[in-house]
C1' cells in the first nucleotide's frame, strides 16, 4: 500500500422564525385561555419469535397429553440468549459453520442407475479347465453410499490371508473441573447410512394477560333453567379446594373518568476480580408518559455520499423507519460515516 476478517460508536449539525405535548411557575376567567421555562421517539421503537418483572386465579395426588432444549464448563432475574473451551467441517490464515445424546430397544426409508443397497452380491474382468464348470472380489463400471486405506509379501489368480503404517475396538498411565487430549499395550478387526424420519434417553416448562388488575360515577330491570351447580387447575378423567350463586334470552345505562403509567434486574465515569460473558466497590445523573393519541413547516449556513469539471465550481442525493406497562435477547430492514484489533500478499527502512 492492497485485500480479507472480527468488533464498537454515530444515524446529520448550527442559527432564526412560526406551530405542537406533558410537567412546573405566574396571570386571568363562569368556561375557553395567555405568558415563561425544563424536557419531548429507536438502534432497530419493526416482527410478536423466546425469557422475565408486574397483576389476577390456582397450587393435594396419580397421571395421560403437549411443548422446548440437547458436546462441556461458566454468565444472567431468566432464556431457545451471551462467553470460553472440546470435537467435526471449510479456509493459507485471521476467522466462519454445526437442530453436536442414542442406530446392539423398536419401526420406517435408501428412488433411479447398478450384478448387488440387509445379511449381501458377480456384469465386465483375472485364474484353473478340452468343455461343462469351478475359484475370486485386488482392477473396471453404476451410484450419495459397494463393507476399511496405502505399500509389501504370499497366491493358480486374488482377498487382513499375513506384515508395516494409518484407521477402528478394548485396557492402562499422564494432563484437564469437564467435554476431551496424549503416550504405551493389545486385538486382524470390521453387522452400512439416515433420528432438522417416527422413536428412546436426559433436563426444563401452572394458566391468563395492562383490553391484566384496582377505584369512582351512571343505570331499571324482566323471564326461564339449574342448585349433585359454578369458578380454578390448557384440553379430557379422577379428585381437590373455594363459593352460593351460575347460565341463557329480552331490555336499559355508561364519563369511554381516575389509577396502573415510568426512579428502573436504569444510565455514565473511575477503580477492581475474571481469558471473556459479566460481577463488585465508590461517585455522579434523572433523560416522553400521550389517550383518537404530541415534536412539524419555512429560511440560511455547514456536513456525508455520487457524477461531472475549464479545478473556480456545478448538478443530484441523504436510508430503514414512529413509543403506548416495562425490561433482557433473537430475527428482519437500512443511505452512509468514524474508530480499533487481527490475518495474508507486496514493498521500503
Nucleotide at each position: 500500500u492492497g485485500g480479507g476478517c472480527c468488533g464498537g460508536c454515530c444515524a446529520g449539525a448550527c442559527g432564526g422564525u412560526c406551530a405542537c405535548g406533558u410537567g412546573c411557575c405566574g396571570c386571568a376567567u363562569c368556561a375557553c385561555g395567555c405568558g415563561g421555562u425544563c424536557c419531548g421517539a429507536g438502534g432497530a421503537a419493526c416482527g410478536u419469535c423466546c425469557g422475565g418483572g408486574c397483576u389476577c386465579c390456582a397450587c393435594a395426588g396419580a397421571g395421560c397429553a403437549g411443548g422446548a432444549c440437547g458436546g462441556u464448563g461458566g454468565g444472567u432475574a431468566a432464556c431457545g440468549c451471551c462467553c470460553a473451551c472440546c470435537c467435526g467441517g471449510g479456509g493459507u490464515a485471521a476467522c466462519c459453520c454445526g437442530c453436536g445424546a442414542g442406530a446392539c430397544a423398536g419401526u420406517g426409508c435408501c428412488a433411479c442407475a447398478g450384478a448387488a443397497a440387509g445379511c449381501a452380491a458377480a456384469c465386465c474382468g483375472c485364474c484353473c479347465g478340452c468343455a461343462a464348470g469351478g475359484g475370486u472380489a485386488a482392477g473396471g463400471g453404476u451410484g450419495a453410499a459397494a463393507g476399511g486405506g496405502u505399500g509389501g509379501g504370499g497366491u493358480a489368480a486374488g482377498a487382513g490371508c499375513c506384515c508395516a503404517c494409518c484407521g477402528g475396538g478394548g485396557g492402562a498411565g499422564c494432563g484437564g473441573u469437564g467435554a476431551c487430549g496424549u503416550u504405551c499395550c493389545u486385538c486382524g478387526c470390521a453387522c452400512g447410512g439416515u433420528a432438522a424420519a417416527c422413536c428412546u434417553c436426559g433436563u426444563c416448562c401452572g394458566g391468563a394477560g395492562c383490553a391484566a388488575g384496582g377505584c369512582c360515577a351512571a343505570c331499571a330491570g324482566g323471564a326461564a333453567a339449574c342448585g349433585u351447580c359454578g369458578a380454578c387447575g390448557c384440553g379430557g378423567c379422577u379428585c381437590g379446594c373455594c363459593g352460593a350463586g351460575u347460565u341463557u334470552c329480552c331490555g336499559g345505562g355508561u364519563g369511554u373518568g381516575c389509577u396502573g403509567c415510568u426512579a428502573g434486574a436504569g444510565c455514565g465515569a473511575c477503580g477492581u476480580g475474571g481469558u471473556a460473558a459479566c460481577g463488585c466497590g465508590c461517585c455522579g445523573c434523572c433523560g416522553a408518559g400521550a389517550u383518537a393519541g404530541a415534536u412539524g413547516g419555512c429560511c440560511g449556513u455547514c456536513g456525508g455520499g455520487g457524477a461531472g469539471u475549464u479545478c473556480g465550481c456545478u448538478c443530484c442525493u441523504c436510508a430503514c423507519a414512529g413509543a403506548a406497562c416495562c425490561c433482557g435477547g433473537c430475527g428482519u430492514a437500512c443511505c452512509g460515516g468514524c474508530c480499533g484489533a487481527c490475518c495474508c500478499a507486496c514493498u521500503c527502512a
This is a predicted structure of a 349-nucleotide RNA (Bacterial RNase P class A) from Gulosibacter sediminis.
Its Rfam family is "Bacterial RNase P class A". It is annotated as a ribozyme.